Transfer RNA from Actinomycetes bacterium KLBMP 9797, 74 nucleotides, folded computationally. The RNAcentral record of the sequence draws on ENA. Its mean pLDDT, the model's own confidence on a scale to 100, is 81. Rfam family: tRNA. By type it is a transfer RNA.
C1' cells in the first nucleotide's frame, strides 16, 4: 500500500429479508430481607448503535469516505 472481518450503555453482548418501544448478563443506585454483610427478591437509571455524508416514507441493519482494532497478501 491492497483486500477482508469487526467497532452497539462502565464491561460483555443480542438484534442481519430495513419498519411501531435497541433484548439479556455483570457492575451501579434504591427498597425489601438480615443483628450486620453476602446471597436472594423487587424496582430504577444508563446506548440517537465509531465519525461524517448519502439512499429511503423509514437505517444499528444498505451505499460512500474517514478513524480505530485484528487478520491476510505485497
Nucleotide at each position: 500500500g491492497u483486500c477482508g472481518u469487526c467497532g452497539u450503555g462502565g464491561c460483555c453482548a443480542a438484534g442481519c429479508a430495513g419498519g411501531u418501544g435497541a433484548a439479556g448478563g455483570c457492575a451501579u443506585c434504591u427498597c425489601g430481607c438480615u443483628g450486620a454483610u453476602a446471597a436472594c427478591g423487587a424496582g430504577a437509571a444508563g446506548a440517537u448503535c465509531g465519525c461524517u455524508g448519502g439512499u429511503u416514507c423509514g437505517a444499528g441493519c444498505c451505499c460512500a469516505g474517514c478513524c480505530g482494532a485484528c487478520g491476510a497478501c505485497a